This is a predicted structure of a 369-nucleotide RNA (Bacterial RNase P class A) from an Acidimicrobiales bacterium.
The gene name in the source record is rnpB.
The coordinates come from a structure-prediction model, not an experiment, and the mean pLDDT is 76.
The organism belongs to Acidimicrobiales, within Bacteria.

[in-house]
RNA sequence: UGAGCCGGCCGGGUGACCGCGGUCCGGGCCCUCGGGUACCGGGUCGAGGAAGGUCGGGGCUCCAGAGGGCAGGGUGCUGGCUAGCGGCCAGUCGGGGCGACCCGCAGGAAAGUGCCACAGAGAACAGACCGCCGAUGGCGCCGAGGCGCACAGGUAAGGGUGAAACGGUGCGGUAAGAGCGCACCAGCGCCCCGGGCGACCGGGACGGCUCGGUAAACCCCACCCGGAGCAAGGCCGAACGAGGGACUUGGGCUGCCCGCCCAGCUCCGAUGGAGCAGUCCCCAGGUGGGCCGCAUAGAUGGAUGGUCACCCAACCGGCACCCGCAAGGGACCGGGGGACAGAACCCCGCCUACAGGCCGGCUCACCGU
Numbered sequence: 001u002g003a004g005c006c007g008g009c010c011g012g013g014u015g016a017c018c019g020c021g022g023u024c025c026g027g028g029c030c031c032u033c034g035g036g037u038a039c040c041g042g043g044u045c046g047a048g049g050a051a052g053g054u055c056g057g058g059g060c061u062c063c064a065g066a067g068g069g070c071a072g073g074g075u076g077c078u079g080g081c082u083a084g085c086g087g088c089c090a091g092u093c094g095g096g097g098c099g100a101c102c103c104g105c106a107g108g109a110a111a112g113u114g115c116c117a118c119a120g121a122g123a124a125c126a127g128a129c130c131g132c133c134g135a136u137g138g139c140g141c142c143g144a145g146g147c148g149c150a151c152a153g154g155u156a157a158g159g160g161u162g163a164a165a166c167g168g169u170g171c172g173g174u175a176a177g178a179g180c181g182c183a184c185c186a187g188c189g190c191c192c193c194g195g196g197c198g199a200c201c202g203g204g205a206c207g208g209c210u211c212g213g214u215a216a217a218c219c220c221c222a223c224c225c226g227g228a229g230c231a232a233g234g235c236c237g238a239a240c241g242a243g244g245g246a247c248u249u250g251g252g253c254u255g256c257c258c259g260c261c262c263a264g265c266u267c268c269g270a271u272g273g274a275g276c277a278g279u280c281c282c283c284a285g286g287u288g289g290g291c292c293g294c295a296u297a298g299a300u301g302g303a304u305g306g307u308c309a310c311c312c313a314a315c316c317g318g319c320a321c322c323c324g325c326a327a328g329g330g331a332c333c334g335g336g337g338g339a340c341a342g343a344a345c346c347c348c349g350c351c352u353a354c355a356g357g358c359c360g361g362c363u364c365a366c367c368g369u
Stems, first nucleotide, its partner, number of pairs: 001365010012311007020046008028037004048340001052351002055349005060229004072225005077091005092106001093104004107220002112218002114214003129159002131155003136152002138149005167185006186210002188207002191204005233292004243282006250262004264276005312338001315335004321330003
């Protein structure tokens, strides 16, 4: 100088004017005199790192509930932290990067079941397509103990298919081969020693044990889990209507209740049918509504903004000055202008979006001394 990694922080500033919402004070207006108010003035407060997604957990509220089990759902390396979490911290293992460092839904596939496309002969207690062999048996030939054929059969060393073909290399062995035997390597199981709280790590011995993948397939194991959510929920409660009571009430049968008849009114599908008053008081439920829940912003379909001036950073252009061999950087001049986004019961987390900037630590490459 260039390219990167990690952590933390900020995310326009100041002033003037105009405006919006809450609250307090004073005034105006209204009334049932205690309040109301879309009026006026003043004081004071008024978004974020994510207020977002509503994903996890908790507080709070109501409902349900003896206890236990089944079913269902969630979580899943280890140790801590936390009220709790699927969160955080530190580690282990696996993967990536030269590195700083980053990523991981990371229990069990040797309990059982299922599945493994296409290709391929064969895809999981495997498989003879090509190839190899044909010792043994069979067939043929002859010089009679050999040669040939490849019928039976053997073979997973080689080829080929595939994401994956049932350890690798070598030697022995064999008719050809094969952990068939052996040496080394790799894996697994089991045992021992050492380190660590632990996940796990290091070393050694034994066993030819060689066992595929998949559990974001069923399943197994361990732990956890009632439901609904501030439109939760609590309180106060209008008008109309319902219910009850008192008083008053066109005539007649009939003195009273009931019933019937006549008259009156209203409605309809109209020679008929149905219904029938007023005033006052009491009153259950809880609809419209109000208050609480509710906060040093707060809720109500939702305020937290706008204009102007000056300043500041990205960014663009210029450049006669400064540093440098240069690339480039600085100073100066002109232009230029700040993203994602908007609380709604509260809190702790996670995830997602975000123009740009600042600070600290670290890595790699090149150059100079």